Background: Predicted 3D model of a 1666-nucleotide part of an RNA (large-subunit ribosomal RNA, half A) from Sulfurovum sp. Rfam family: Bacterial large subunit ribosomal RNA.
[in-house]
Context: one part of a larger RNA
RNA sequence: UGCGAUUGGCGGAUGCCUAGGCUUCUAGAGACGACGAAGGACGUGAUAAGCUGCGAAAAGCUACGGGGAGGAGCAAAUAUCCCUUGAUCCGUAGAUGUCCGAAUGGGGGAACCCGCAUGGUUGAAGACCAUGCACGUGAAAGCGUGGUAACCCAGGGAACUGAAACAUCUAAGUACCUGGAGGAAUAGAAAACAAUAGUGAUUCCCUAAGUAGUGGCGAGCGAACGGGGAACAGCCCAAACCUUACGUGAGUAAGGGGUUGUAGGACUGCGAUGUGGUACCAAUAAUUUUAGUGGAACUAUCUGGGAAGGUAGACCGAAGAGGGUGAGAGUCCCGUACACGAAAGAUGAAUUGAACCUAGCAGUAUCCUGAGUAGCGCGGGGCCGGUGAAACCCUGUGUGAAACUACCAGCACCAUCUGGAAAGGCUAAAUAUUACUAGAAGACCGAUAGUGAACAAGUACCGUGAGGGAAAGGUGAAAAGAACCCUAAUAAAGGGAGUGAAAAGCACCUGAAACCAAUCGCAUACAAGCGGUCGGAGCCACUUCGUGUGGUGACGGCGUGCCUUUUGCAUAAUGAGCCUACGAGUUAUUCCUUACUAGCAAGCAUAAGGUCAGCAAGACUGGAUGCGAAGCGAGAGCGAGUCUUAACAGGGCGUCGAGUUAGUAGGGAUAGACGCGAAACCAAGUGAUCUACCCAUGGGCAGGUUGAAGCUUCGUUAAUCGGAGUGGAGGACCGAACCAGUGUACGUUGAAAAGUGCUUGGAUGACCUGUGGGUAGGGGUGAAAGGCCAAUCAAACUUGGAGAUAGCUCGUACUCCCCGAAAUGCAUUUAGGUGCAGCGUUCGUGGUUAAAAUUGUUAUGGAGGUAGAGCUACCAAUAGGGCUAGGGGGUUUCACGACCUACCAACCCCUAAUGAACUCCGAAUGCCAUAACAAAAUACACGAGCAGUGAGGCAGUGGGUGCUAAGGUCCAUUGCCAAGAGGGAAAGAACCCAGACCAACAGCUAAGGUCCCCAAGUUACUGUUAAGUUGAAUGAACGAUGUGAGAUUGCUUAGACAGCUAGGAUGUUUGCUUAGAAGCAGCAAUUCAUUUAAAGAGUGCGUAACAGCUCACUAGUCGAGCGAUCUUGCGCGGAAAAUAAUCGGGCAUUAAACAGUACACCGAAGCUAUGGUCCUACUAGCAAUAGUAGGAGGUAGGGGAGCAUUCUGAUUGCGGUGAAGGAGUGAUGUGAGUCAUUUUGGAGCGGUUAGAAAAGCAAAUGUAGGCAUGAGUAACGAUAAAACGGAUGAGAAAUCCGUUCGCCGUAAGACUAAGGAUUCCUGGAACGAUGCUAAUCAGAACAGGGUUAGUCGGGACCUAAGGGGUAGCCGAGAGGCGAACUCGAUGGAAAACAGAUUAAUAUUUCUGUACCUUUUUAUACUGUGAUGGAGUGACGAAGUCGCGAACGAUCUGCGCACUGACGGAAUAGUGCGUUGAAGUGUUUAGGUGAUGAAGAAACUAGGUAAAUCCGGUUUCUGAGCUGAUGCACGAUAGUACAGAGCGCUCUACGGAGCAAUCUGAUAAUGGUCUGUAGCAUACUUCCAAGAAAAGCUUCUAAACUAUAGGUAUAAAGAGCCCGUACCAUAAACCGACACAGGUAGUCGAGGAGAGUAUCCUAAGGCGCUC
Repeated sequence: UGCGAUUGGCGGAUGCCUAGGCUUCUAGAGACGACGAAGGACGUGAUAAGCUGCGAAAAGCUACGGGGAGGAGCAAAUAUCCCUUGAUCCGUAGAUGUCCGAAUGGGGGAACCCGCAUGGUUGAAGACCAUGCACGUGAAAGCGUGGUAACCCAGGGAACUGAAACAUCUAAGUACCUGGAGGAAUAGAAAACAAUAGUGAUUCCCUAAGUAGUGGCGAGCGAACGGGGAACAGCCCAAACCUUACGUGAGUAAGGGGUUGUAGGACUGCGAUGUGGUACCAAUAAUUUUAGUGGAACUAUCUGGGAAGGUAGACCGAAGAGGGUGAGAGUCCCGUACACGAAAGAUGAAUUGAACCUAGCAGUAUCCUGAGUAGCGCGGGGCCGGUGAAACCCUGUGUGAAACUACCAGCACCAUCUGGAAAGGCUAAAUAUUACUAGAAGACCGAUAGUGAACAAGUACCGUGAGGGAAAGGUGAAAAGAACCCUAAUAAAGGGAGUGAAAAGCACCUGAAACCAAUCGCAUACAAGCGGUCGGAGCCACUUCGUGUGGUGACGGCGUGCCUUUUGCAUAAUGAGCCUACGAGUUAUUCCUUACUAGCAAGCAUAAGGUCAGCAAGACUGGAUGCGAAGCGAGAGCGAGUCUUAACAGGGCGUCGAGUUAGUAGGGAUAGACGCGAAACCAAGUGAUCUACCCAUGGGCAGGUUGAAGCUUCGUUAAUCGGAGUGGAGGACCGAACCAGUGUACGUUGAAAAGUGCUUGGAUGACCUGUGGGUAGGGGUGAAAGGCCAAUCAAACUUGGAGAUAGCUCGUACUCCCCGAAAUGCAUUUAGGUGCAGCGUUCGUGGUUAAAAUUGUUAUGGAGGUAGAGCUACCAAUAGGGCUAGGGGGUUUCACGACCUACCAACCCCUAAUGAACUCCGAAUGCCAUAACAAAAUACACGAGCAGUGAGGCAGUGGGUGCUAAGGUCCAUUGCCAAGAGGGAAAGAACCCAGACCAACAGCUAAGGUCCCCAAGUUACUGUUAAGUUGAAUGAACGAUGUGAGAUUGCUUAGACAGCUAGGAUGUUUGCUUAGAAGCAGCAAUUCAUUUAAAGAGUGCGUAACAGCUCACUAGUCGAGCGAUCUUGCGCGGAAAAUAAUCGGGCAUUAAACAGUACACCGAAGCUAUGGUCCUACUAGCAAUAGUAGGAGGUAGGGGAGCAUUCUGAUUGCGGUGAAGGAGUGAUGUGAGUCAUUUUGGAGCGGUUAGAAAAGCAAAUGUAGGCAUGAGUAACGAUAAAACGGAUGAGAAAUCCGUUCGCCGUAAGACUAAGGAUUCCUGGAACGAUGCUAAUCAGAACAGGGUUAGUCGGGACCUAAGGGGUAGCCGAGAGGCGAACUCGAUGGAAAACAGAUUAAUAUUUCUGUACCUUUUUAUACUGUGAUGGAGUGACGAAGUCGCGAACGAUCUGCGCACUGACGGAAUAGUGCGUUGAAGUGUUUAGGUGAUGAAGAAACUAGGUAAAUCCGGUUUCUGAGCUGAUGCACGAUAGUACAGAGCGCUCUACGGAGCAAUCUGAUAAUGGUCUGUAGCAUACUUCCAAGAAAAGCUUCUAAACUAUAGGUAUAAAGAGCCCGUACCAUAAACCGACACAGGUAGUCGAGGAGAGUAUCCUAAGGCGCUC
């Protein structure tokens, strides 16, 4: 480490349960709100965080009724209370009811701020209490506003989608937005339908009917009449005419009258005074309802913790519904059937009252009967009707009637006829719906289910926001919730003890799996592997003792997972880490079709509705209507026929088959339609806290450099040019803060979802930045990159249409049995889709078992034009030659002509000879027919249901294409794979053999094999090969005395061939050439001739050339075969690739190679034998069954039969003596599965039969949870740094104290705005979590405490950008603008300082000293008075000089303390200190001002009226005005500092620290330098020309009068609300974090330095939580 067993942990499946849901039914109700709602905020309890209740009268108060013993909610505990003098509790009616919200006195950032009037309180002011104070409408009373789930009406109104694209069309008048109403709404009493007959308002249901129609006549859309039902209900005005009132009149107002189509009414005449009715209001009986009351009947015994169970015997029942009680309860409890009950409220169809309405007959002269209307034109919309021949209805626009003999309609229009009476209004019921209340029910769910929510759930959490949105149930009958003891630092945990039926022990019922352990047995350290399977030694355990059973498994044989997708996957193609739960063909329909079953049958069936019924069952009724019974034809029409035709004939379609209604099943259609999945489109909203631009108002930029214009001055010119000085401009320069982001490195599961280090650009500008505001999605903004608009942008985000659509991908869940494809044709905006056909399956029918269909073989007979062949047989092409027309060229000629030609060349001849689109010819095979034989029920045809397939692949053969390339491509044909296992080919989809129902340790064979791996021959015989050829590739051309066989031919005893011995000569060094060339560089040659046995003018080697050595040739020797050529078998060379090699390996040589022959043997899932299963057909049988024959590979797919799960009916059972579920074992069935038993468990569960389904998982990068792996690995977030001693403690690297060390120091210090919201301080006890480690510590947890203001900030003051908004304007609506008014700071506007104090606050408390506003009173004086006038308030940028607090430096003096090894010096040195607010008074530098400050007087056409004010004009006087600093007081600083020191703490006992209190003043109120704030809103320069209002001062108007009021002084009062802790370059804000990032403003010391750069330091703070 593996397997097994056992015991656990983790985890939370399963079973059981239900407190909560879901879906319906019945009844009620559809409320509410200015009498303040819905919904909230904040409070409220003895203790109180949440929920519930309630409201300052606050888990409640009052009255009435019920009820009757306990009670103070969920919710325990403690404390304290209430209650028979009737509590708690329940019902009804009241009271109270903070603040917000329509929100309504004004405002506002909802739950807050600020008012006015009257009354109360107070001397007044301030503060407080009560009431009133919104807008619209209306004369007023009053009413309206807002909310609300669905239903309803109306105004607007999409898109995805479908049409396989898309535009009319569809989706759809849907979604959505908006307005409005009611318990219902709408509609509604015919200017209607209909058709020669009639109906008689509307609404709803069934039908008509998927009909008539409409429609790119596509997709689709789709009536009405009529019929059957539900429910029923009809009325009122306008007008004519009359009267009254007013008016000269026109007329207006009121009353009467009157209300319709066989016309009616007015009018005239006659007649009646009743009849009938009501939908409105009020009262009210019964009823019902909102609390309640009564309510029958059982005991014993057994088991048990417990009885309701078992047993035994009873009882009740108008009650045996249901629930509870320690397990199944009619008789224990609550209840149930039944019967009763209300002071009060509600309901209330009948009744009563009130009020209101209501009529006849006749006449027909006149009058009336709805006008910018009907109609018509144009443009649209609605109807079934898309402009069509288009009626009818509505109307934007234009036009525009008639008047009862009129008018409208009846699908253009006209006529006749018929029906009606427009242009005014009201109207119940039948119908729709359910947020809510009550009562019932379920073949609905049971905690991943059912609502998102069984629980503090619309909670936690996420988001700026709209919005999104979880997880989480169970101890037990009863807490009896574990006293006590031990271990331990312990309130952790563990061990005992105890409780309980059982520990079930609060991580609690059961407690599966993944995963993690422990103990024991076996195995495992030379062994490679989809991990199994078959065989199997050893060891261990048990044992009934049997070599039985179980565990392990050395070693051997065979063996490349699953799914999907594919021609084809171990594939290195897809998907899955593992486990558990969940997870996909469902449901609906008068729809269509087929089959089966059932009923009835030439008929069948009802629908809506109704009646009955204890019942959501059902029965009866209901004949409207549908289908069928007759067809044919375009139709008229005719009819077992009809149409075609003039007619016949013929032909087409019919006649000669029963349907219909249900149920079930298969399929289709319409719906999301098997599940998951887009990118997108549209609608309505939410966002400018990020960012872009803009508006308003504020703020910021160390320091250094350069030196424009202008001015002054000098020189000089006709004209301006130069020098010097001054000056201080600039999208100027260098460079910090600040802004940016150039290069590079790091980082890349980061410190960081964009940063860090170094470096770099801009840094007075088109600069940067704070606060408040504006612009919004086809829109904004954009110095423009398609950039940015909240980490999202070629169209944001959220919700909805919505389950958009997806010819695409993925996934799609139990078993067995039978059959079993296709990857082709045609068509296709079609090519990976689809339709039809082909091929599959199931059912039915048909004709056949002796001649009919199929298959095969043989025979016979046919059609045909392929292979081949052929071409003086055509067509086309074609080489050479001959012959020879024609032509070219040449010669010649005056011309005709002639001749030559190795030129071109027809016909013809000879030889050769091509062709898919040539054929005089022409097979094999195939095809058709006939016959015989064989096979054999397989099969064929037709009809019907249901498919799948329409990507194919390889091999052989015949072809096209290509290169006679491809594992290429396209056809034909056959086979196989696909969908096919087995054996062989080492291994291999397709090749060879062979088609797997199952079993076994049977036999025979196929391909292929037989030395070993490895079953079978080291078999026999004959050859070949020597190359390891064989044994990768048939490896090629080519090369070769390799070798075997054959054929032909030559030489040879007259002596061949080879070897050896010998010769190989002469002319001649042939000639030429050449330097030379002598056989042998080269050229030439009749390559000759001679001697010879033979010898080349020479086959090679060789030399400079010769020479030399050879060969051919000859003789001798030897003694029998020797050569050449051709054919052929097997071999050799030719022969080069990338990780080590190889025939599969070892290896093999008369073989284990090759060729041949022969005999054995092996060899498969083939065949046979044995046994068994299933299927089909037939036979026998009623059946069970038996027999015979045949069959059983299988993907897509078709068909059949079953198993399991949940629930239901019926029936029958089990269960505390132990159900389900869990964990094992055994048995059984072909299988899905089932049964038995042991154990756990502790309350429910089965069998049979029938039914109904949320009905079976391994995969969907599936969903949720749990657990692994990586891995004890990476990391522990700035490398500013720690060390030691002591303390505490169980424990100390990190806590505390101390001593050192280190770091920051224009901060890493201090203050403050925003934001946060208790983090602040303390204490006790404590460390489980948080803290990247530990922790005694903490920004963590528990508890307690803490924020004090007239002057600080905000409000009670003002206005900017901008917002709201009355009037008004605009707009379908919602709403958009918008004078007045109002809100709105980032700006303007009154006032406080110093010291002390707390654990925590201080300009807030205290002490002292001030100031501001305002009230009253007093005194003095007095024209006061505004929402009006005027002034002021009141403003830019840059730059310069001066004065100058503070801070700092320095010098000197002084005070205190300290310093010196030894010696001296004390007039020395070092260090620290040497200080003073606001305010009041006074005043200076400076600024301004003689170009006139300030004042006085006069006049005045301006300031919307007035003015004494302002402005303007004139005259006079002539120096003020402003202003930091300084000085004096404040002020005895009470402080610092020094000394003493009660007491407290610690101690190393030496001392150290803290400290109330007391005492003491003892030192400069010096000089110099720098210089910030300030003076200063100054001054200078420049161009871009630089808020508003309040406040303040002043003036008068109206008004008021000598009061009020105002001014001054004094005194006494008043001074409200909110913020105030703490962090704030950060561990507390924004970044998910205690995050190297971001975050406005103020102060910001010393040395060096120009400096806020940089380095080192002070104060102060830190060492960055391993």